[in-house]
RNA sequence: AUGAAGAGUUUGGGAGAGAGUCAAGUUGUUUGACCGCCGAAGGUAUAAGUUAUAACUUAGCUGGUUAUAAUGAAUUUCUCAGGCAAAAGGACCAUACUCUGACA
Numbered sequence: 001a002u003g004a005a006g007a008g009u010u011u012g013g014g015a016g017a018g019a020g021u022c023a024a025g026u027u028g029u030u031u032g033a034c035c036g037c038c039g040a041a042g043g044u045a046u047a048a049g050u051u052a053u054a055a056c057u058u059a060g061c062u063g064g065u066u067a068u069a070a071u072g073a074a075u076u077u078c079u080c081a082g083g084c085a086a087a088a089g090g091a092c093c094a095u096a097c098u099c100u101g102a103c104a
Base pairs, nucleotide, nucleotide: 006099007098008097009096011094012093013092018035020034021033022032023031024030036084037083038082042080043078045076049071050070051069052068053067054066055065056064057063
């Protein structure tokens, strides 16, 4: 089951920040150095809570408290990666289809 939640694909929407300076060069939307900046691919870090262990509390158990460790989200954080005209990319939102198939 007149399909929860999730995943993939199609279509539409989709922000921020120097077309920075210098040098090289085969004249290419290239390479190197330096300075400034952005967060919405990806990645790092973090809470409450949960779990485990130990100690304390108790005659004992339950419960409670404390400490340590593990686990633990984001458009938060860092700016590693990526990006700073257009194009491309783009978290996320909507749309249609496909797959999977939770509660009852």
Background:
A computed fold for a 104-nucleotide RNA, annotated as Glycine riboswitch aptamer. The coordinates come from a structure-prediction model, not an experiment, and the mean pLDDT is 78. Its Rfam family is "Glycine riboswitch aptamer". The family is grouped with related families in Rfam's "Glycine riboswitch clan".